[in-house]
Molecule: c-di-GMP-I-GGC riboswitch aptamer
Organism: Firmicutes bacterium UBA3570
């Protein structure tokens, strides 16, 4: 240093509830805490979801806590 994931300090925050924005998927803020070592960031590939459409096509969107990929990064026990 890389793999890796014990400990500690700290971090994030699912469902659900409230407020708010959006036609919607959903976003943001507060409460909450199921979980998370990238559950930081990026829609690049696949996927799922929403809207348009007769439509599997196509177009416009959403999801990074679905799987890959890219990129940045805290700690340091065993191996």
């Nucleotide at each position: 240093u890389c793999c890796c994931g014990a400990a500690a300090g700290g971090g994030c925050a699912a469902a659900c509830c409230c407020g708010u924005c959006g036609a919607g998927a959903g976003g943001c803020g507060g409460g909450g805490g199921c979980g998370c070592a990238a559950a930081g960031c990026c829609a690049c590939g696949g996927g799922u979801c929403u809207g348009g459409u007769g439509a599997u096509a196509c177009c416009a969107g959403a999801c990074a806590g679905c799987c890959g990929g890219g990129u940045u990064g805290c700690c340091g026990a065993a191996g």